[in-house]
Context: one part of a larger RNA
C1' cells in the first nucleotide's frame, strides 16, 4: 500500500461547535487544467509479458513486438474542473402558532427524618433467624405544643416530555438556548463531514473557605463463624451540601458516528396543522418526535426491519489472534491521585 470489516466474535471517539481538507442541486454560455483521441521525440541493455524460431525436450539461448509512461504540437468538450449569468426544490431568514423536569440566578413552600424547650406518662425501648453491643428511673420509648437546622421534593408520573451528550422533576419571577406546526414573504447553493484544535462532560476524588438533618467508605463494638479484616446488628469520620477553581474518566450503552435519498403494511402514545361533521366529540388524512408487532431484505445466528443492523452516497473514527499490558520507556496535561499517547523481549 490494498482487502475485509466495527449491535453480541477484534473493532464507533462520552458528546458538540469548528479550521484545513475530502465531497457537494438545477439551467445556459465561456476556458480546456483533469480527462479523451491524433502526430513526433523519448523511455539503454538484461529482466518481465506475448509471438515465432534454434540446442533430441526442458532449464538456458536468439529474433521481432509490447512494456499507455514522460515531453511537445496542433485538437475533442460529455463528465470533473476555474470564472460568469442565472433558478428554487437543499440551505438559511420572515411572518403567525405552539409543547416542554432545556439552562443560569433568586425568592417562597409542605410533609417527613434528626436535636433542643416544655406538658402528659412509666419501665422499657431498640435491634434480629435469634441476639447482643447500644439508649432509659439523671425519667427513655410513646404522645402533645413550640422552637432550630440541612437535605430532597409524595401524590401527578406516563416504554410521557425536554436536551448533542453528560443529564434534567415541588411553587414563584427574572434572564436565556434549541424544537415543532402552518404560510411561501425575503436570501440564492450560502451545504454536508470534519484530521489538529477548542468548549461541554455522571458518580468518585484534589484545593480553599462555608455548612452539616438524614445517609454513609474508613473506622469502633455487638452478633455469626473453624476463622470471618465480610455479609447482619448499635454507632461513626471524610464525603453526600452550597461557592470558586482543578480533575476529565465510566457497562459516558442503543455496548449501534454524523448527514442525505430511496425501499409493504399494522397498531399505541406526545405536540401541531388540514378535512368532513359541527354541540364539545367521533371519523379521514398530513408533518414531527417516541414505542410496540411485522412483509422484502440483510445476519453465523440471536434478531435488525422507515427511529435499518434493508439499499446507495459522502465524510470522519476504530480493528487486524490470546497472554503479556492498557503495562513499561519517553512525551503532553495534572497540586496530586492520575489521564492521554503506547510498545517490545518472552509464551500459548
Nucleotide at each position: 500500500c490494498u482487502g475485509g470489516g466495527c449491535g453480541u466474535a477484534a473493532a464507533g471517539g462520552g458528546c458538540g461547535c469548528g479550521u484545513a481538507g475530502g465531497c457537494g442541486g438545477g439551467c445556459a454560455a465561456u476556458c480546456a487544467a483533469g480527462u479523451c483521441a491524433u502526430a513526433u521525440g523519448u523511455a539503454a541493455a538484461a529482466c518481465c509479458g506475448c509471438a515465432g524460431g534454434g540446442c533430441u525436450u526442458a532449464a538456458c539461448c536468439c529474433u521481432g513486438c509490447g512494456c499507455c509512461g514522460c515531453a511537445u504540437a496542433a485538437g475533442a468538450a460529455a463528465c470533473u474542473g476555474a470564472a460568469u449569468g442565472u433558478c428554487u426544490u437543499g440551505a438559511g431568514u420572515g411572518a403567525g402558532c405552539u409543547a416542554g423536569a432545556g439552562g443560569u440566578a433568586a425568592g417562597c413552600g409542605g410533609a417527613a427524618u434528626u436535636c433542643c424547650c416544655a406538658g402528659u406518662g412509666u419501665a422499657g425501648c431498640g435491634g434480629u433467624g435469634a441476639a447482643a453491643u447500644g439508649c432509659g428511673u439523671a425519667g427513655a420509648u410513646a404522645u402533645u405544643g413550640g422552637g432550630a437546622g440541612g437535605a430532597a421534593c409524595a401524590c401527578c408520573a406516563g416504554u410521557g416530555g425536554c436536551g448533542a451528550a453528560g443529564g434534567c422533576g415541588g411553587c414563584u419571577u427574572a434572564c436565556u438556548g434549541g424544537g415543532g406546526c402552518u404560510c411561501a414573504a425575503c436570501u440564492g447553493a450560502c451545504g454536508c463531514u470534519g484530521a489538529u484544535g477548542c468548549g461541554c462532560g455522571a458518580a468518585g476524588g484534589c484545593a480553599u473557605g462555608g455548612g452539616g438533618a438524614g445517609c454513609a467508605a474508613a473506622c469502633a463494638g455487638g452478633a455469626u463463624u473453624a476463622g470471618a479484616u465480610a455479609c447482619c446488628c448499635u454507632g461513626g469520620u471524610a464525603g453526600u451540601c452550597c461557592a470558586u477553581g482543578c480533575g476529565g474518566u465510566a457497562a459516558a450503552c442503543g455496548a449501534u458516528g454524523u448527514u442525505c435519498a430511496c425501499u409493504a403494511g399494522g397498531u399505541g402514545u406526545a405536540g401541531g396543522g388540514g378535512g368532513u361533521c359541527u354541540g364539545a366529540c367521533c371519523c379521514c388524512u398530513c408533518c414531527u418526535g417516541u414505542g410496540c408487532c411485522g412483509c422484502a431484505g440483510c445476519a453465523a445466528a440471536c434478531g435488525c426491519a422507515a427511529u435499518a443492523a434493508g439499499u446507495g452516497a459522502a465524510c470522519c473514527g476504530c480493528c487486524u489472534g490470546g497472554g503479556g499490558a492498557g503495562u513499561a520507556c519517553g512525551g503532553c496535561c495534572g497540586c496530586a491521585a492520575g489521564g492521554u499517547u503506547g510498545a517490545a523481549a518472552c509464551u500459548c